Predicted 3D model of RNase P RNA and transfer RNA as a complex of 482 nucleotides.
RNA sequence: GGAGAGCUCCAGGCAGUCGCUCCGCAAGGCCGAAACGCCUGGGCGGAGAGGAAAGUCCGAACUCCAACGGGCAGCAGGCUCGCUAACGGCGAGGCGUGGCGACGCGACGGAAAGUGCAACAGAGAAUAAACCGCCGGGCUCCUUCGGGGGUCCGGUAAGGGUGAAACGGUGCGGUAAGAGCGCACCGCUCCACCGGUGACGGUGGAGGCACGGCAAACCCCCUGCGGAGCAAGACCAAAUAGGGGAACGGAUCUGCGGGCCGCCCGUCCCGCUCCCGGCCUUCGGGCCGGGACCGUUUCCGGGUAGGUUGCUGGAGGCCCGGGGCAACCCGGGUCCCAGAGGAAUGACUGCUAGCCGGCGCUUCGGUGCCGGGAUACAGGAUUCGGCUUACGGAGCUCUCCCGCG
RNA sequence: GCGCCCGUAGCUCAGCUGGAUAGAGCGACGGCCUCCGGAGCCGUAGGUCAGGGGUUCAAAUCCCUUCGGGCGCACCA
Numbered sequence: 001g002g003a004g005a006g007c008u009c010c011a012g013g014c015a016g017u018c019g020c021u022c023c024g025c026a027a028g029g030c031c032g033a034a035a036c037g038c039c040u041g042g043g044c045g046g047a048g049a050g051g052a053a054a055g056u057c058c059g060a061a062c063u064c065c066a067a068c069g070g071g072c073a074g075c076a077g078g079c080u081c082g083c084u085a086a087c088g089g090c091g092a093g094g095c096g097u098g099g100c101g102a103c104g105c106g107a108c109g110g111a112a113a114g115u116g117c118a119a120c121a122g123a124g125a126a127u128a129a130a131c132c133g134c135c136g137g138g139c140u141c142c143u144u145c146g147g148g149g150g151u152c153c154g155g156u157a158a159g160g161g162u163g164a165a166a167c168g169g170u171g172c173g174g175u176a177a178g179a180g181c182g183c184a185c186c187g188c189u190c191c192a193c194c195g196g197u198g199a200c201g202g203u204g205g206a207g208g209c210a211c212g213g214c215a216a217a218c219c220c221c222c223u224g225c226g227g228a229g230c231a232a233g234a235c236c237a238a239a240u241a242g243g244g245g246a247a248c249g250g251a252u253c254u255g256c257g258g259g260c261c262g263c264c265c266g267u268c269c270c271g272c273u274c275c276c277g278g279c280c281u282u283c284g285g286g287c288c289g290g291g292a293c294c295g296u297u298u299c300c301g302g303g304u305a306g307g308u309u310g311c312u313g314g315a316g317g318c319c320c321g322g323g324g325c326a327a328c329c330c331g332g333g334u335c336c337c338a339g340a341g342g343a344a345u346g347a348c349u350g351c352u353a354g355c356c357g358g359c360g361c362u363u364c365g366g367u368g369c370c371g372g373g374a375u376a377c378a379g380g381a382u383u384c385g386g387c388u389u390a391c392g393g394a395g396c397u398c399u400c401c402c403g404c405g
Numbered sequence: 406g407c408g409c410c411c412g413u414a415g416c417u418c419a420g421c422u423g424g425a426u427a428g429a430g431c432g433a434c435g436g437c438c439u440c441c442g443g444a445g446c447c448g449u450a451g452g453u454c455a456g457g458g459g460u461u462c463a464a465a466u467c468c469c470u471u472c473g474g475g476c477g478c479a480c481c482a
Stems, first nucleotide, its partner, number of pairs: 001401010013351006020048006027040004050377001054388002057386005062229004067267006074225005079093005094108001095106004109220002114218002116214002131160002133156010168186006187209001188207008233309004243300008255272005273292008302481003316335008353375001355372007406478007415431004424462001433449005455471005
């Protein structure tokens, strides 16, 4: 000097003028006994977007379904140890993999529990298999007498071919030719010891040299999970047609119906009325039909789409000390940091910093002047912890390459 | 803000329980037929399966992510 990798921080600024939204206090007015509430843009003080506010991918807090437990189904996760309210997240490691490396990535349990898939090609795709080829023998033809060709039988899986993948790999020996057939080193399985909380790693020994791939295939194993969601919910006011149709239920010594999903079980909770007529009658009552009432579900149609609350003090931020490799935890101190409701922070002026353009100077490191000029991705809506995606700049550490000293 | 569903030829849609050349109808073009046109018949072309990444030998199909489009949400009864 060039090329890369990891981590942290900021998100632009300073000053002035005018204009916005909310909170607290106060002032004036309305109603009232008071409080509450409403009105005013006017007084004082204070606050006012993000690291992603985004996507809505996960987890929770909180609210409702009146609640609790068990099972099936379904869904999600899946190496080990930790962190956390929790998570599919984070930290540290193990193994595998990409990279020369710093580092990055991994849906990372199980293929002898069972079922299934591998098109086409190929002889053959998991209790496989012989196309070409190699070796031996029989028969036969040719012969330069070395041997060669054809055919049949037997042996073979080292070589070649097909394929994404062919029943371990390399080398040596051995064999008629070969083959873990034997040996050495890898690979695999088992045992022992050592290190480690553990996943695993190391050393040594023994072994048959064989138990292929795919589970983001169905599945098996382990762990976890009730459902909806602030448009959840709570309260007040108003208006209409509190309309019409259909279905179910309206009880008994315990029955029916509804109620935490999709199903089942247990506990538990809630509701369980009348009139008329007919028939039967053991005179207790039972059955049938019609109508009204209550509750639930559903269809058609209608009304209001108003106000208050939930609505911001939290698994909260910052600083210091201690523990831990770290994620994070413990202790102390300090601070309050939007709360809108068609949705507020904007406009103007000046200065200045990156940046762009022009004119120079230059030891090619850089530097002077003039002009433009506030600039990436982008804006809350119940709130937090994460993940993913978009994007401008600054700093620190580390790796590789080239050159110089 | 929250929840659910979709994207394949010029248009409307199949294919989604992974197998190798991705289909149907309408439309477009050409031919036959007819005096001409319509209808009918035959044929042809037209596709990064919304974009990207991953699993697998193999992806329109399975998984993750990005972009675009559509539907629903309050109360009284």

Model confidence (mean pLDDT): 77 of 100. Rfam match: Bacterial RNase P class A. Rfam classes the family as a ribozyme.